[in-house]
RNA sequence: GGAGUCGGCCGGGCAGUCGCUGUCCGUCGCCUGCUGGUGAUGGGUAGAGGAAAGUCCGGGCUCCAUGGGGCAGGGUGCCAGGUAACUCCUGGGGGGCGUGAGCCCACGGAGAGUGCCGCAGAAAAUAUACCGCCGGAGCCGGAGUUUAUCCGGCUUGGUAAGGGUGAAAAGGUGCGGUAAGAGCGCACCGCACCGGUGGCAACAUCGGUGGCAGGGUAAACCCCACCCGGAGCAAGACCAAAUAGGGGAACUAUUCACGCUAUGGCGUGGUGACGCGCGGCCCGCGCGGUUCCCGGGUAGGUUGCUUGAGGCGAAUGGUGACAUGCGCCCCAGAUGAAUGACUGUCCUCGACAGAACCCGGCUUACAGGCCGGCUCCCUAC
RNA sequence: GCGGGCGUAGUUCAGCGGCAGAACAUCAGCUUCCCAAGCUGAGAACGCGGGUUCGAUUCCCGUCGCCCGCUCCA
Numbered sequence: 001g002g003a004g005u006c007g008g009c010c011g012g013g014c015a016g017u018c019g020c021u022g023u024c025c026g027u028c029g030c031c032u033g034c035u036g037g038u039g040a041u042g043g044g045u046a047g048a049g050g051a052a053a054g055u056c057c058g059g060g061c062u063c064c065a066u067g068g069g070g071c072a073g074g075g076u077g078c079c080a081g082g083u084a085a086c087u088c089c090u091g092g093g094g095g096g097c098g099u100g101a102g103c104c105c106a107c108g109g110a111g112a113g114u115g116c117c118g119c120a121g122a123a124a125a126u127a128u129a130c131c132g133c134c135g136g137a138g139c140c141g142g143a144g145u146u147u148a149u150c151c152g153g154c155u156u157g158g159u160a161a162g163g164g165u166g167a168a169a170a171g172g173u174g175c176g177g178u179a180a181g182a183g184c185g186c187a188c189c190g191c192a193c194c195g196g197u198g199g200c201a202a203c204a205u206c207g208g209u210g211g212c213a214g215g216g217u218a219a220a221c222c223c224c225a226c227c228c229g230g231a232g233c234a235a236g237a238c239c240a241a242a243u244a245g246g247g248g249a250a251c252u253a254u255u256c257a258c259g260c261u262a263u264g265g266c267g268u269g270g271u272g273a274c275g276c277g278c279g280g281c282c283c284g285c286g287c288g289g290u291u292c293c294c295g296g297g298u299a300g301g302u303u304g305c306u307u308g309a310g311g312c313g314a315a316u317g318g319u320g321a322c323a324u325g326c327g328c329c330c331c332a333g334a335u336g337a338a339u340g341a342c343u344g345u346c347c348u349c350g351a352c353a354g355a356a357c358c359c360g361g362c363u364u365a366c367a368g369g370c371c372g373g374c375u376c377c378c379u380a381c
Numbered sequence: 382g383c384g385g386g387c388g389u390a391g392u393u394c395a396g397c398g399g400c401a402g403a404a405c406a407u408c409a410g411c412u413u414c415c416c417a418a419g420c421u422g423a424g425a426a427c428g429c430g431g432g433u434u435c436g437a438u439u440c441c442c443g444u445c446g447c448c449c450g451c452u453c454c455a
């Protein structure tokens, strides 16, 4: 000088004017017995994010349910730790990629069972044999001299080295061995089991035993271990119009008959006719007006609402995630929903995008810039 | 804001590990004097990006788009 990798931070700056939302203080008007409420106005002060997003996980909070356990369903899946909890984070183990810094991994079980593996191929898991290789026996043909011997073909048999198919073919390499071959034998590697050593563990390593279980797929069913009650702030709580409807009380009442009467009505008895509802018709049944009270509850309003697993600083413990104690700080809270507009100026000319109960993560989007650690290559001293 | 579901031809739907199909529509040919109907044929698609698998429309993850529901009581 170039290329790369990891971690952290910022996300236009400054000034002015006019607005918006919250909050504090003051003045004025109205309501109220007071606290106070409400409206107008003046001043001070605060006012989006690293992702506020997707709603993919986990938790707080609230209501409902709930004796315990199991089934079903869902999730997680190497080990240890962190945490309120997690599918998150940290450290480690194993595997893969990269020269390296470093990065990636749904990383339990296919030696419990079931299923699937199209086409091709002999065969896709009970193993099997298309080409090939090989010898014995039988038959046929040929050479040779009748025999011996040799060659070729067929049948029967051995084999799984080689070829071929496929994503995948019943350990791999080498030597020996054999008719040809083969864990058939041996050495090394792999695998399984047993034991030792190190480590909390995952695991690593060493030694011995066994010629060797026996394809892949569990983001197929499933098995094993562990975890999970359901719903969500439109949760939930409080106040509470108008109309309709529910319950209760009082008064009154349609119409007829009889009786009394002070001629205004009152008492007793009956419930005809009408309207509505029981889907339509008949029968039957129920209801029928006014006023007041009670409780539920809609619109609407208040609350939940922001002091919290909070932030910053330095210390201690820990490799680290993180934890502990100390000091300082208060940092949006709207509900048609605020954070904007304009002007000036500067620069590298400004991306993705905007809270809605809160918090911890993950994932996704993102112009540009700053700082630090580390690696590789080239060059110079 | 919270919860749930769906993306396959131009449209409406099947298919849910092994070559993606149907109906209507479109286009071409036959038929007809012409049109319609009919017959024959053709073109046309798994929203996008990764992963698992020999192989993905299908299984898993992410992302994009669309649709539906959500006062209280019973």
Stems, first nucleotide, its partner, number of pairs: 001377010012346007020047012049352001053363002056361005061232004073228005078092005093107001094105004108223002113221002115217003130163002132159003136156008171189006190212001191210008236303004246294006255270006274288005310329004315324003347350001382451007391405004399435001407423005428444005
Molecule: RNase P RNA; transfer RNA
Organism: Gammaproteobacteria bacterium